Context: one part of a larger RNA
RNA sequence: GACGAACGCUGGCGGCGUGCUUAACACAUGCAAGUCGAACGAAGCAUAGCGCUGAGAACUCUUCGGAGGGAUCUUGCUAUGACUGAGUGGCGGACGGGUGAGUAACGCGUGAGCAACCUACCCUUGAAUGGGGGACAACAGUUGGAAACGACUGCUAAUACCGCAUAAGACCCCGGUCUCGCAUGAGACAGAGGUAAAAGGAGAAAUCCGAUCAAGGAUGGGCUCGCGUCCCAUUAGGUAGUUGGUGAGGUAAUGGCUCACCAAGCCUGCGAUGGGUAGCCGACCUGAGAGGGUGAACGGCCACACUGGAACUGAGACACGGUCCAGACUCCUACGGGAGGCAGCAGUGGGGAAUAUUGGGCAAUGGGCGAAAGCCUGACCCAGCAACGCCGCGUGAAGGAAGAAGGUCUUCGGAUUGUAAACUUUUGUCCUUGGGGACGAAGAAAGUGACGGUACCCAAGGAGGAAGCUCCGGCUAACUACGUGCCAGCAGCCGCGGUAAUACGUAGGGAGCAAGCGUUGUCC
Numbered sequence: 001g002a003c004g005a006a007c008g009c010u011g012g013c014g015g016c017g018u019g020c021u022u023a024a025c026a027c028a029u030g031c032a033a034g035u036c037g038a039a040c041g042a043a044g045c046a047u048a049g050c051g052c053u054g055a056g057a058a059c060u061c062u063u064c065g066g067a068g069g070g071a072u073c074u075u076g077c078u079a080u081g082a083c084u085g086a087g088u089g090g091c092g093g094a095c096g097g098g099u100g101a102g103u104a105a106c107g108c109g110u111g112a113g114c115a116a117c118c119u120a121c122c123c124u125u126g127a128a129u130g131g132g133g134g135a136c137a138a139c140a141g142u143u144g145g146a147a148a149c150g151a152c153u154g155c156u157a158a159u160a161c162c163g164c165a166u167a168a169g170a171c172c173c174c175g176g177u178c179u180c181g182c183a184u185g186a187g188a189c190a191g192a193g194g195u196a197a198a199a200g201g202a203g204a205a206a207u208c209c210g211a212u213c214a215a216g217g218a219u220g221g222g223c224u225c226g227c228g229u230c231c232c233a234u235u236a237g238g239u240a241g242u243u244g245g246u247g248a249g250g251u252a253a254u255g256g257c258u259c260a261c262c263a264a265g266c267c268u269g270c271g272a273u274g275g276g277u278a279g280c281c282g283a284c285c286u287g288a289g290a291g292g293g294u295g296a297a298c299g300g301c302c303a304c305a306c307u308g309g310a311a312c313u314g315a316g317a318c319a320c321g322g323u324c325c326a327g328a329c330u331c332c333u334a335c336g337g338g339a340g341g342c343a344g345c346a347g348u349g350g351g352g353a354a355u356a357u358u359g360g361g362c363a364a365u366g367g368g369c370g371a372a373a374g375c376c377u378g379a380c381c382c383a384g385c386a387a388c389g390c391c392g393c394g395u396g397a398a399g400g401a402a403g404a405a406g407g408u409c410u411u412c413g414g415a416u417u418g419u420a421a422a423c424u425u426u427u428g429u430c431c432u433u434g435g436g437g438a439c440g441a442a443g444a445a446a447g448u449g450a451c452g453g454u455a456c457c458c459a460a461g462g463a464g465g466a467a468g469c470u471c472c473g474g475c476u477a478a479c480u481a482c483g484u485g486c487c488a489g490c491a492g493c494c495g496c497g498g499u500a501a502u503a504c505g506u507a508g509g510g511a512g513c514a515a516g517c518g519u520u521g522u523c524c
Base pairs, nucleotide, nucleotide: 001523002522003521005520006519007518008517009516012393013392014391015390016389017388018386019385020351025349026348027347029346030345031344034091035090036089039088040087043084044083045081046080047079048078049077050076051075054073055072059068060067061066098304099303100302107229108228109227110226111225112224113223114222117221118220122217123216124215125214126213127212130164132162133161139154140153141152142151143150144149170195171194172193174191176189177188178187179186180185200209201208202207230276231275232274237267238266239265242264243263244262245261246260247259248258249257279301280300281299282298283294284293285292286291306327307326308325309324310323329340330339331338332337357383359382360381361380365379366377367376368375369374396426397425398424399423406417407416408415409414430465431461432460433459434458435457436456440451468513469512470511471510472509473494474493475492479508480507481506482505483504489496490495
């Protein structure tokens, strides 16, 4: 000098930041990923129209038996809808958010390579969009179970699923010509054979949104390599898919990645192997620099998601709020069986010296879905708590000597506190009250603000409500009195204290910082 700090004493305001460093310990509760009816069928609701069955008020007539009358209700069909929630289907749940357990590794950083690769949505271009089929949910019925969740039978739609046709170009394969390279090879052109597509929706229409194949781009990823990346030799040998080859399988793709066979290699004193520790970097702290230390917040990459393992779906996962299996733990149970995963945001217990609200809003920025309106969004924007940090402001200003009183010291003369106070004049930052009141909200009109009646402005009020902490032997700025008497105590080092202690305790005075001041810890 610095800090994600803690502790002690003290504490007025504002702005901007920061806030479980320990138990990757266990978690009650709520929320954190949905959306599309312009893909689809059915159901419900509302409105309108039409029809049917039954009931039937007011009112009129009445021979008092009833008749007419039709409001309204019930039921069915059709149409419409900013309507509703299940189901099929699509896209998104691989992003965003958290944590640092593991990892000494192509994990990260940096620089190259892929003639060995993939890429949904987006952009550009070209081609094509013909004709069919059978199901399964929902639903209805029956039925099992305490529940979770099922089983059977029957019906049905689609941008769900499956054949057929077509194929410019694509892929496989066969041979040809040309060009090029970095070894395997790459590209272009023309040809024979074979393989594989599609879906519709909205609208009155124009048209728009989609779906298929192919080429290119963009973006995001995958793989390979050079160099760099902590400590221990009181770790010296390690290795059997091990090292290489041939062939095959697998992958988007290279490769012992996997397998069969063959060879016997491969790494190592330039530190292999083993053990310990650790996420890496941009950066941050310090330092004149070289260097040393750290890896909180913010940004990039990686890894993980109760522990271990596995695959499915998908453009993308071996998937935090998906699935399956095993394990520990917790909960429900009718004892047969089931449910769960905060290292998301709050919050609880525990651990700890120690770290916050079970808050508001989608107004902005961004994301998902949707044609849109819009819906969702604990991302985010804000507010709350904490002097945890940095920065700014204030606690008044000017005048004021009888040098008041009081305190302390005293050589008793006085000195000091001290212009300090009182007192006079004055100001209004902060504060209180009242009035006004935003920017952030856009490409134009209108609409849209959680923060927030906040910031800010105006007026009024009144010095009123706002100073402490540490130190005073030397280092090191600042001294006297009393108490104590090697006691009580102090102390970073040297060292103080045993009767005149500037070093202990108290008081007066002084010094230094100041809403802080000291102490402790860590790094330079």
Source information:
The part of an RNA shown here (small-subunit ribosomal RNA, 5' domain) has 524 nucleotides and comes from an uncultured bacterium. Model confidence (mean pLDDT): 82 of 100.